The part of an RNA shown here (small-subunit ribosomal RNA, 3' major domain) has 476 nucleotides and comes from an uncultured bacterium. The full RNA is in RNAcentral, with records from ENA, Greengenes and SILVA.

Context: one part of a larger RNA
């Protein structure tokens, strides 16, 4: 000057406290380690790995393994020579890829060849998810949206260095103010941007009996933008206003008007660095390393294996509930090799048939907890579904290895869960279902979306993690 102290003073954070709900017991789903395997590819290793790369592994994907095959190669540029085609058709043949036979088949021309293609040869070279993230580039995580990092020019110091940037208030903020050997400036903060809570306007193929009319009763049609709404334009907040309080500052409390009040909520935005973090398997890339193979095609498994242990999750133990009946209420999306409606068959997952719809128009779609009624009566049960067996659907060549889903059968554990641990401060927690990306099928994962809708913060002693001054000095 840093770094560390179970040194000191100040703040700050769902850090604790003070609530709510969980995890840790039980089954399963997923990831992971270990064991196993011919493989059981591979990376991530406290926070900051482990429903993570992977926004989807039956073939493919794929990198792993096993057999079977090729060797200027599946793909690039370049010489040589041969063919005139290449594509396409049909046939043997293979577990398939490869192999083998046949038909069909070029364009310009100065007839010297030229383009373009296939096939062969030949070496240059091609391929490498091969090894090095401690050779790098890019990109990312983490302190952390924490309030800090620094630079001129002065000025102190012999120097490293210091001061600015400390001190006093203050604030979410090095955010202001005031003082001061400092003055003044960039990186950050905020602000500019995006959505969202209120109005105005402009527009009006969703909206509306609002006011009329006409109807098959369906805003279906006339007819009209006044609502609602949709997207374009502005408005509105800015301690502006009053009162106390501070130092006549900054700026606190409290008030008033407003839709909203002191950053109104949310999001995007992540400084100088720090961990030789992550990542040669997104790419790129030095270096090593293979070269009839660590390239390269293909069958067929594996990655889905299972004494075991961890993470993350989803279903439940049940009456604030199960189960039936018949009502009512969204937002946000996607839809042409695509969403599929009325109908009609099946107990059903579906079928069969196709209207509409390239979409504010048609579908997807039923929203669902919730409110009515009824029934169950506290039980291992009309709780809970795992596992198991029959029969089926549906995608795909193909659902044995291994794929979702329906029906009847069956009906495990499990009666709230030691030590310990997590998340959350408002339209959140916590509970309810909808959607989309990937994707042929394959979500309890993840990203969205809305519906219902709490509790409690005394307060800063103490546990973490972190910021500014100070003080020791076993370190640098």
């Nucleotide at each position: 000057u840093g770094a560390c102290g179970g040194g000191g003073a100040c703040c700050c954070g769902c850090a604790c406290a003070a609530g709510c709900g969980g995890u840790g017991g039980a089954g399963c789903a997923u990831g992971u380690g270990g064991u196993u395997u011919a493989a059981u590819u591979u990376g991530a290793a406290g926070c900051a790995a482990c429903g993570c790369g992977a926004a989807g592994a039956a073939c493919c994907u794929u990198a792993c393994c096993u057999g079977a095959u090729c060797u200027u190669g599946g793909c690039a540029u370049c010489c040589c020579g041969a063919u005139g085609a290449c594509c396409g058709c049909u046939u043997c043949g293979u577990a398939a890829u490869g192999g083998a036979a046949g038909c069909u088949u070029u364009u310009c021309u100065u007839c010297g060849g030229a383009a373009c293609a296939u096939c062969g040869g030949u070496g240059a070279c091609a391929g490498g998810u091969g090894g090095u993230g401690c050779a790098u580039g890019g990109u990312u995580g983490u302190c952390g949206u924490c309030a800090g990092c620094u630079c001129g020019u002065g000025u102190c110091g012999u120097g490293a260095g210091a001061u600015g940037u400390u001190g006093g208030g203050u604030u979410a903020a090095g955010u202001c103010c005031c003082g001061c050997a400092a003055c003044g400036g960039g990186c950050g903060c905020a602000a500019c941007c995006c959505c969202u809570a209120u109005c105005c306007u402009c527009a009006g193929u969703a909206g509306c009996c609002a006011g009329c009319a006409u109807u098959u009763a369906a805003g279906g049609u006339g007819g009209g933008c006044a609502c609602u709404c949709u997207g374009g334009g502005g408005a509105g907040a800015c301690u502006g206003c009053c009162a106390g309080g501070g130092a006549u500052a900054a700026c606190c409390u409290g008030g008033a008007g407003g839709a909203a009040g002191g950053c109104g909520g949310g999001g995007a935005u992540g400084a100088c660095g720090u961990c030789a973090a992550a990542u040669c398997a997104u790419c790129a890339u030095g270096c090593c390393c293979c070269u009839u193979a660590c390239g390269a095609u293909u069958u067929g498994g594996g990655c889905u294996a299972c004494a075991c242990a961890c993470g993350u999750g989803c279903u439940a133990c049940a009456a604030u509930g199960g189960c039936g009946u018949a009502a009512a209420c969204a937002a946000a999306g996607g839809g042409a090799a695509g969403c599929g409606a009325g109908a009609u068959c099946g107990u059903g997952a579906g079928a069969u048939g196709g209207a509409g719809c390239a979409a504010a128009u048609c579908c997807c779609a039923a929203a669902a907890a919730u409110a009515a009624c009824g029934u169950c009566c506290c039980a291992g049960u009309u709780c809970g579904g795992a596992c198991u067996g029959u029969a089926g659907u549906c995608u795909g060549c193909a659902a044995c290895c291994c794929g979702a889903c329906u029906a009847c059968a069956c009906g495990a554990a499990g009666c709230u869960g030691g030590a310990a641990u997590c998340g959350c401060u408002a339209g959140u927690a916590a509970u309810c279902g909808c959607g989309g990306a990937u994707c042929a099928g394959a979500a309890u994962g993840c990203c969205g979306c809305g519906g219902u809708g709490a509790a409690u913060a005394c307060a800063u002693u103490c546990c973490c993690g972190g910021g500014u001054c100070u003080u020791g000095c076993a370190c640098a």